The part of an RNA shown here (large-subunit ribosomal RNA, domain IV) has 355 nucleotides and comes from a Smithellaceae bacterium. Lineage of the source: Bacteria > Thermodesulfobacteriota > Syntrophia > Syntrophales > Smithellaceae. Its mean pLDDT, the model's own confidence on a scale to 100, is 86. The full RNA is in RNAcentral, with records from ENA.
[in-house]
Context: one part of a larger RNA
RNA sequence: CUCUCGUUAAGGAACUCGGCAAAAUGACACCGUAACUUCGGAAGAAGGUGUGCCUCAUUAGCGUGAAGCGAUUCGCACGUGAAGCGCGAAGAGGUUGCAAGUAAAUGGCCCAAGCGACUGUUUAGCAAAAACACAGGACUCUGCUAAGUCGUAAGACGAUGUAUAGGGUCUGACUCCUGCCCGGUGCCGGAAGGUUAAGGGGAUUUGUUAGCCGCAAGGCGAAGCUUUGAACCGAAGCCCCGGUAAACGGCGGCCGUAACUAUAACGGUCCUAAGGUAGCGAAAUUCCUUGUCGGGUAAGUUCCGACCUGCACGAAUGGAGUAACGAUUUGGGCGCUGUCUUGACGAGAAGCUCA
Numbered sequence: 001c002u003c004u005c006g007u008u009a010a011g012g013a014a015c016u017c018g019g020c021a022a023a024a025u026g027a028c029a030c031c032g033u034a035a036c037u038u039c040g041g042a043a044g045a046a047g048g049u050g051u052g053c054c055u056c057a058u059u060a061g062c063g064u065g066a067a068g069c070g071a072u073u074c075g076c077a078c079g080u081g082a083a084g085c086g087c088g089a090a091g092a093g094g095u096u097g098c099a100a101g102u103a104a105a106u107g108g109c110c111c112a113a114g115c116g117a118c119u120g121u122u123u124a125g126c127a128a129a130a131a132c133a134c135a136g137g138a139c140u141c142u143g144c145u146a147a148g149u150c151g152u153a154a155g156a157c158g159a160u161g162u163a164u165a166g167g168g169u170c171u172g173a174c175u176c177c178u179g180c181c182c183g184g185u186g187c188c189g190g191a192a193g194g195u196u197a198a199g200g201g202g203a204u205u206u207g208u209u210a211g212c213c214g215c216a217a218g219g220c221g222a223a224g225c226u227u228u229g230a231a232c233c234g235a236a237g238c239c240c241c242g243g244u245a246a247a248c249g250g251c252g253g254c255c256g257u258a259a260c261u262a263u264a265a266c267g268g269u270c271c272u273a274a275g276g277u278a279g280c281g282a283a284a285u286u287c288c289u290u291g292u293c294g295g296g297u298a299a300g301u302u303c304c305g306a307c308c309u310g311c312a313c314g315a316a317u318g319g320a321g322u323a324a325c326g327a328u329u330u331g332g333g334c335g336c337u338g339u340c341u342u343g344a345c346g347a348g349a350a351g352c353u354c355a
Stems, first nucleotide, its partner, number of pairs: 002349007010341002014339001019336001027051005036041001038173001052095005061087004068080003096100001108334007115326002120132002136171007148157003174321004179251003184248002186244005193239003199233002207225002211220003252270005279313001280310001291307005
């Protein structure tokens, strides 16, 4: 020097990304306890006081309850009784020490905000969370040999269940709500028309040759076999016609206008399937940006409250709130401290040197 501990003047977060770590709090009894709230909670809120030993004192009181007595249906059981045993406050007085829960074990607390309602689950071995799950909500499929799943099949699960059931998908307690768009994609329904497969159909066509013609070369060529295969008929699907967004998804631009200025309730125009409603908003979303104003600080890129100019919020890919909860995230405060100003001393261990 390193590690594990103990103590520390004055200050008390000035340390640091950040109070990380440490310190502090702590038990029991009593007093007392706010906002908010889903009336259950919040709450051990917060904040205080007491605590040893001796005497009164075998304390008051409580529990159990022998003997005896009473009554008795003569068995239990019951009443009375008070010995013994056990538990045990509160109070008064005294007393020791700096200190009485004397050691050990044994919550730090408060305020505000984000996210997730909650208990729970998770990356065995860098992540415990705001992720997953959840009760609740909704859509959709399924009438039972159910849908769905596994299997080539038999068969099995679903389920020895039967729509208050079972499967799938999304959302995620609760409160207030959940707007507009069906043009695209998907799904559901429809069947008039168009298109359309296999198949049916067989027009046409190819080859071959009995025969016929021809002096010959060659030409024509029935039936049969063979080759080709037109028209026409022909389902679902697609085109088409409707519906459907808690299906996938989407939810505009430009110009002008009010008696200061500014702004635009208003008007015009283009485009669209429809042009973002309520609510929220520099947000876990805001680039410009440390936006602007207010609060908190002596001083605040963080934080809280507003504003709205939303680069690029927005309604079950849920919107906005929300008591309780959280080894969650952010900001502030009280207490407390060697985190620090700024070090120091001590104990132990390892290492090192020597033997």